[in-house]
The RNA shown here (transfer RNA) has 72 nucleotides and comes from Rhodopseudomonas sp.
The source organism's lineage runs through Bacteria, Pseudomonadati, Hyphomicrobiales, Nitrobacteraceae and Rhodopseudomonas.
It matches the Rfam family "tRNA". It is annotated as a transfer RNA.
RNAcentral holds the sequence, with entries from Rfam.

RNA sequence: GGGCGGUUAGCUCAGCGGUAGAGCAUUCCCUUUACACGGGACAGGUCGGCGGUUCGAUCCCGUCACCGCCUA
Numbered sequence: 001g002g003g004c005g006g007u008u009a010g011c012u013c014a015g016c017g018g019u020a021g022a023g024c025a026u027u028c029c030c031u032u033u034a035c036a037c038g039g040g041a042c043a044g045g046u047c048g049g050c051g052g053u054u055c056g057a058u059c060c061c062g063u064c065a066c067c068g069c070c071u072a
Stems, first nucleotide, its partner, number of pairs: 001071007010024004018055001027041004048064005
């Protein structure tokens, strides 16, 4: 240099054009003498950046950045 894959909550990951979710973690409540386990609730997201397509984009297209793999 070329090819492929990935980037979404603090972490690990779903989500297949129509209001962004789960598990774990944080906070609070219940349970316990207390802790742990268990149950419940709240909060936490400019969906990597910029453009484009579309009535509508996390999703489709282009480009850039970063990470990983393969190759010269």